[in-house]
C1' cells in the first nucleotide's frame, strides 16, 4: 500500500438580521394581567419503535395452590434485564473474527413429493443357490455346459431415491453376503484419578458389536422468575350541577327516647352476611347498609398549583479487577413546556461530490451536508443515518 | 399510555395439524351473430407488505421493521 475484520468518536463552526419559549430583573399601573426593555438557559446519538427491565407512585394487602407469560450452556456484574463481561462444547471462516446453545436413550404427534423401504424401515435394480420351459452347439439320440425367461428362495455389499436410508477400513469367511467374526480408528454407557468455583477438559479401567434419525421458533419435561395499573399515576385548591325510575337486598341482639294495651315507632352501639374487592379459578383475607345491578346515551366540569427535574447524574483523576463494573477524591449544574419554545434568512469558514481552466502547484464556478424532534426519569435493546476520523488485529504485496 | 386485529392476482375473498398458492369477477384470443350482447373454449396474471431466523420444507411458527383499522381510560 492493499484487502478484510473488530472496536470507539464526532455529527457543521463563526457573525448579523428578525422572531419562539422559560426563569429573573426594570419601567408602564393603586395593584394584578398585558405591553416594551435588559440579562441568562433552551434536543439527540438515536429524544425513534415501545421491544424488555427498574424507580416513582396508587391500588379495602400484596398471601398459597392450579392455571398462564418470561427466561434458557457456566460464572459473575447490575437496582434490574431478554443487557453487559469473561469462559465451555459445536459450526463456518486460510486467519484475525463470526455463528448457535437446557431435555429427543418419560411420554404423545409429525416427517409432503420421490423412493424398495420413513422410524425396532426394507428388496426395484442388483449378487448367490435350487427348480424348470425352450433354444443353440450336434448327422440323430441321450449326457453335459453356457446365456436369457420365469417360479421358489437366500443376501444386504454395490447401484438408485431423498433434507434424512440404522458405524468407517482391512482382513478372515460365505453359495453369496453381512458386527457374521478378528484387529484398529470412531461411537455410547458404566465408574476412578487429576485439572477447573463451574460449564467441561485431560488421562485410564471396565462393558457394549453398535441399539438410541430429525423436529421442543410441536404439545410437553426440568430448573428458574412474574401480584395490578400507570404521570390522564397520584396530592392539593377553585368553579359548577339535578338527581330520578325499575329490580334485589334491607337479618338479629343490647342500650335509651317517646307513645303506650304482652307491643310500636326512633335514635346509638354491637354482631351477622346478600353482595362487592383482591389477575381467570379455588382457598384465604378485606370492605360491608353511606349497598348492588341497570336504564334516563340523565347532569356539571375541561381551570389553577405540585408532581417536575439533583440523578443507580456527568466529567477528571485515582485504587481494586482479566473484563463488564465497583470504591474513593475533586470539580461541575446541563431544557422543563402543557397542544407543546429550540426557528428562519443572509454572509463567510469546514468537508464531499462535479464541471471548468493550467504542465504542475493551483485557482474559478455549481450543487450537498444525513437520519431525526425532549412531554415523569432511568437501564439496555433494536430500527434510520449524508459524511468524516481514530485504534487493535489477520492476510497478502513491495521497500529497507 | 394500555390492548388487539389485518395485508395473499387489477378487484372482492379462500387456502385441513407446515408439505404443489386456488376461486370469482376483470383482462386478452377464439367460437356463435349480419354486427353486439349474453353464452360456451382457451388462456393471462402472485418476491403471499418488506428484512432476518428455526425447519428437508414458512402464506402458515419465531422476530425486526412498514402501511392500515378498531377498543380502553
Nucleotide at each position: 500500500c492493499a484487502g478484510g475484520u473488530u472496536g470507539a468518536u464526532c455529527g457543521g463552526g463563526u457573525g448579523g438580521u428578525c422572531g419562539c419559549u422559560c426563569a429573573c430583573c426594570c419601567a408602564u399601573u393603586a395593584a394584578a394581567a398585558a405591553u416594551g426593555g435588559g440579562u441568562g438557559g433552551g434536543a439527540g446519538g438515536a429524544a425513534a419503535g415501545u421491544c424488555c427491565g427498574g424507580g416513582c407512585u396508587c391500588c379495602a394487602a400484596a398471601g398459597g395452590g392450579c392455571a398462564g407469560g418470561g427466561u434458557g450452556c457456566u460464572g459473575g456484574g447490575u437496582a434490574a434485564c431478554a443487557c453487559c463481561c469473561a469462559g465451555g462444547u459445536c459450526c463456518c471462516g486460510a486467519a484475525a473474527g463470526g455463528g448457535a446453545c437446557g431435555g429427543a436413550a418419560a411420554g404423545u404427534g409429525c416427517c409432503a413429493c420421490a423412493g424398495a423401504g420413513a422410524a425396532c424401515a426394507g428388496a426395484c435394480c442388483g449378487c448367490c443357490g435350487g427348480g424348470u420351459u425352450u433354444u443353440u452347439a450336434g448327422a440323430a439320440c441321450c449326457a453335459u455346459a453356457c446365456a436369457c425367461g420365469c417360479c421358489c428362495g437366500g443376501c444386504a455389499a454395490g447401484g438408485g431415491u431423498g433434507a434424512a436410508a440404522c458405524g468407517g477400513u482391512a482382513g478372515g469367511g460365505u453359495a453369496a453376503g453381512a458386527g457374521c467374526c478378528u484387529a484398529c480408528c470412531g461411537c455410547c454407557c458404566u465408574c476412578u484419578c487429576u485439572g477447573g468455583u463451574g460449564a467441561c477438559a485431560g488421562a485410564g479401567a471396565g462393558g457394549g458389536g453398535c441399539a438410541c434419525g430429525g423436529u421442543a421458533a410441536a404439545c410437553c419435561c426440568c430448573a428458574c422468575c412474574c401480584g395490578g395499573a400507570g404521570c390522564a399515576a397520584g396530592g392539593c385548591c377553585a368553579a359548577g350541577c339535578a338527581g330520578g325510575g325499575a329490580g334485589c337486598a334491607a337479618u338479629c341482639c343490647u342500650u335509651c327516647u317517646c307513645a303506650g294495651c304482652u307491643u310500636g315507632a326512633g335514635a346509638a352501639g354491637g354482631a351477622u352476611a346478600a353482595g362487592g374487592g383482591u389477575u381467570g379459578c379455588c382457598c384465604g383475607c378485606c370492605c360491608g347498609a353511606c349497598g348492588c345491578u341497570u336504564c334516563c346515551c340523565g347532569g356539571g366540569u375541561a381551570g389553577g398549583c405540585c408532581g417536575c427535574u439533583u440523578g443507580a447524574g456527568g466529567u477528571g483523576u485515582u485504587g481494586g479487577g482479566u473484563a463488564a463494573c465497583c470504591g474513593a477524591c475533586a470539580c461541575c449544574c446541563u431544557a422543563g413546556a402543557g397542544a407543546a419554545a429550540u426557528g428562519a434568512c443572509c454572509a463567510c469558514c469546514a468537508u464531499c461530490u462535479c464541471c471548468c481552466u493550467g504542465a504542475a502547484g493551483a485557482g474559478g464556478g455549481a450543487g450537498a451536508u444525513a437520519c431525526a424532534g425532549a412531554a415523569c426519569c432511568c437501564g439496555g435493546c433494536u430500527u434510520a443515518u449524508a459524511g468524516a476520523u481514530c485504534a487493535g488485529c489477520c492476510u497478502g504485496c513491495u521497500c529497507c | 399510555a394500555g390492548g388487539c386485529c389485518a395485508g395473499u392476482a387489477g378487484c372482492u375473498c379462500a387456502a385441513u395439524u407446515g408439505g404443489u398458492a386456488g376461486a370469482g369477477c376483470g383482462c386478452g384470443g377464439g367460437a356463435c351473430u349480419c354486427c353486439a350482447a349474453a353464452u360456451c373454449c382457451c388462456g393471462u396474471g402472485g418476491u403471499u407488505g418488506g428484512g432476518g431466523g428455526u425447519u428437508c420444507g414458512a402464506g402458515u411458527c419465531c422476530u425486526c421493521c412498514c402501511u392500515g383499522g378498531c377498543c380502553u381510560g

This is a predicted complex of two RNAs, RNase P RNA and transfer RNA, with 473 nucleotides together. It holds a member of the Rfam family "Bacterial RNase P class A". By type it is a ribozyme.